[in-house]
Formats: sequence, C1' cells, structure tokens
RNA sequence: UGAGCUGGCCGGGCGGCCGCGGGAAGGAAACUUCUCGAGGAAGGUCCGGGCUGCACAGGGCAAGGUGGUGGGUAACGCCCACCCGGGGCGACCCGCGGGACAGUGCCACAGAGAACAGACCGCCUCCUUCGGGAGGUAAGGGUGAAACGGUGGUGUAAGAGACCACCAGCGGACCGGGCGACCGGCCCGGCUAGGUAAACCCCACCUGCAGCAAGGUCAAGAAGGAUCCUUCGGGAUCCGCGCGAAUGUUCGAGGGCGGCCCGCCCGAGUUCGCGGGUAGACCGCACGAGGCGGCCGGCAACGGCCGUCCCAGAUGGAUGGUCGCCGAACGCGGUGCCGCAAGGUCCGCGGGAACAGAACCCGGCCUACAGGCCAGCUCAUCCG
Repeated sequence: UGAGCUGGCCGGGCGGCCGCGGGAAGGAAACUUCUCGAGGAAGGUCCGGGCUGCACAGGGCAAGGUGGUGGGUAACGCCCACCCGGGGCGACCCGCGGGACAGUGCCACAGAGAACAGACCGCCUCCUUCGGGAGGUAAGGGUGAAACGGUGGUGUAAGAGACCACCAGCGGACCGGGCGACCGGCCCGGCUAGGUAAACCCCACCUGCAGCAAGGUCAAGAAGGAUCCUUCGGGAUCCGCGCGAAUGUUCGAGGGCGGCCCGCCCGAGUUCGCGGGUAGACCGCACGAGGCGGCCGGCAACGGCCGUCCCAGAUGGAUGGUCGCCGAACGCGGUGCCGCAAGGUCCGCGGGAACAGAACCCGGCCUACAGGCCAGCUCAUCCG
C1' cells in the first nucleotide's frame, strides 16, 4: 500500500419564532413558569417470561417443542466457552450435531446384483452331436452417486481374509489428560456389520389456558321490586332488564382443570327466541429481571458491591411547521505546504445522508438500512 475476517458506534446538531402531549408549582378560572417528550430496529408476531383472570388440582393417552458438552439467564428455540465434523493459505465461517444392533420405509435409471444381494463378460475343471451343457469362482472387466475394505504375498484347478504382513475402518481392554463432550498412547479381536431419521420412528428433556380489547372501580340506565322518611308533591338506600319456551335443583342441568379418558372440585341454575337500556369517567399506565459510571470476580456470556439518574404514556391517538448557522460522503478548483512520484495535507466554492413512528412491559432472534467512524486480527507485496 492492497485484499480480507471479526466486533462495536453514529445515523443529524445548535439557536429564534409559532404550535402540540405528560408532570410539578402558582392561580377562582383563563392562564403563567419550570421540566420531560419515539427506535436500532419502534418492523415481523417467531420464541421466552413478568403481570391479570380462570379454583387451589392429580393420573394417563395423545399433541407440540428442543437435541454434542459445560456454563449464563427470570426463562428460552437465546447468549458464552469448549468438543467433533466440514470449508478456507489464514484470520475465521458453517452444522435441524442423540439413535441405523427396536421396527417400518426409500436408494430412480443402468446393472447379474442396492442389503439374508449377486453371476453379464471373463477365469478354471469335466462332458460334448462342437451349437453348447454341468460344476466351481467373485481376484480382473463392465453398470452406477454408491457394489460387502486397500497394497503386497502364501495358497489354489482357477480364485477368495481361506491364511499372513502392513494400513484404513469397526468393536473392546488398559494407562494418561479433561467437570464433560472428547483427546492421546499401547494392545487385542474378528475380517469389515452400505447410505438415509431436514423419512416415519425410538430415546432424553421440556410444555395449564387465555390475554391490557387481560382485569378492576365509579356513574348512568329501562320495565319494576323491597325498606325507611314524608309537608302526601315526593325523597333516600338497596336489589335489579322485560316476555315466552325447554330443561335442572343433591337420583346433579351446567361449569372448571389446552384436545380425550379417569378421577376430583364448584354448583342452582342453564340454554334458546323476541324486544329494551347503557357504550361515560377513572384505575391498570410505567420505579423497571431499569439506565449510566467506577471497582471486584470470571477466558467469556455474566454476576456482586458502591455511587448516581428518573429518561414518552397518547386514546381518533402528541413530539410538528418555519427561518438561520454548522454538518459526512461526493464534485470542481489552487503560482500554498510535505513528497522522487503515487499521494497526503491545507484553503475556497458547491452539496446536504438511508431504513423507518411507541400503545402493558421486558429478554432475545429474524428482516430493512444511504453514508461515515473506531478497534483488533489474517494474507500478499514493497521499503527501511
């Protein structure tokens, strides 16, 4: 200098004027002052929880989810570290990572034969009417993505792990390292038990349901009812829609425990049809598994301690409009400076940056994103 790998950050700022929403203070009120006011993804709704309600809930089947080991976390399908396998010169990246000796299925076509496989060509022995037939063989050839180990030898009629040496694979014993997945060493064995589970399946572990439109409080309401008071006009409090039908009331309708079964619990109402009233206000509503800083522990994810801060809460749904200045990339220019040059730096003018808007909250993952910056690492080339 170039090409890469990994991680992180910014993604507009300042001021004036006008206009919005929350909070606090003052004020009888109008209003005034102060203060706060969208994101790294607010998107997807793919996971996990907190919270609320269902009652406090057991056993089984089925269904769904995850899948190397060890840690982190409230938890997870997330994160960290490591192991194994694969890719890359490398930094690094990828993995639907348990089981094929429980069972079932699939491996087209070609090929003799694709898993209790198998003889087309070939090789060997015997017979022969010379066309061929019988038997042996799986080392050679062929087909195929893949053919029941490889090389060399012994042996044989010809061969073959039939046997032997070395090697690969598989299984096992012992020793060492590691929490572990696993790794290393050495020895033994038989001769080699295909692939596929991101096919069904088996194994291990996990799993109540619904959801802030959850759930509460107050007010109102219609046809009425009860109690009390009354000056007999009415008022207050409580309950509470009206009509009809079916069915049930301990011999249990109906409801609850994700689907089903058993069991258990609640239970005097439940279901259907027609008609009527209300749709308002408040809470939930943001103090959190919270943010920031420092120290300590840990390889790390993360945890502990100390300090500090309060940083949206709307409800037809707020954070906007306008003006000015600054402002990255980029473009044009230059009798500037450094440099042999490439180029760098400085100055002037122009230019003006993407994806995209909270609605109960939080932890993740995924997707979108113009441009810029920072840190570490790898490789190549050159100079000293």